Predicted 3D model of a 73-nucleotide RNA (transfer RNA) from Stichococcus bacillaris. The RNAcentral record of the sequence draws on ENA. NCBI's taxonomy places the organism under Eukaryota, Chlorophyta, core chlorophytes, Trebouxiophyceae, Stichococcus. It matches the Rfam family "tRNA". Rfam's curators write: Transfer RNA (tRNA) molecules are approximately 80 nucleotides in length. The family's RNA type in Rfam is transfer RNA.
RNA sequence: GGGUGUGUAGCUCAGUGGAUAGAGCGUGUGGCUACGGACCACAAAGUCGGGGGUUCAACUCCCUCCUCACUCA
Numbered sequence: 001g002g003g004u005g006u007g008u009a010g011c012u013c014a015g016u017g018g019a020u021a022g023a024g025c026g027u028g029u030g031g032c033u034a035c036g037g038a039c040c041a042c043a044a045a046g047u048c049g050g051g052g053g054u055u056c057a058a059c060u061c062c063c064u065c066c067u068c069a070c071u072c073a
Base pairs, nucleotide, nucleotide: 001072002071003070004069005068007066010025011024012023013022018056027043028042029041030040031039049065050064051063052062053061
């Protein structure tokens, strides 16, 4: 340098055109407990990598740039 894939909450990931963008773990607060853990309840946390385009409507499709991984030379 060519090709393919990846990027969504602190972490691991779902969501492949329309619904307020979700789960597990973690975190915080409260309950429970002699104190913790476990358990229960509630809560916070997201410019969906950046920009542009298509569409009535985009996390999702297209283009481009960037990150990381694999591969070819």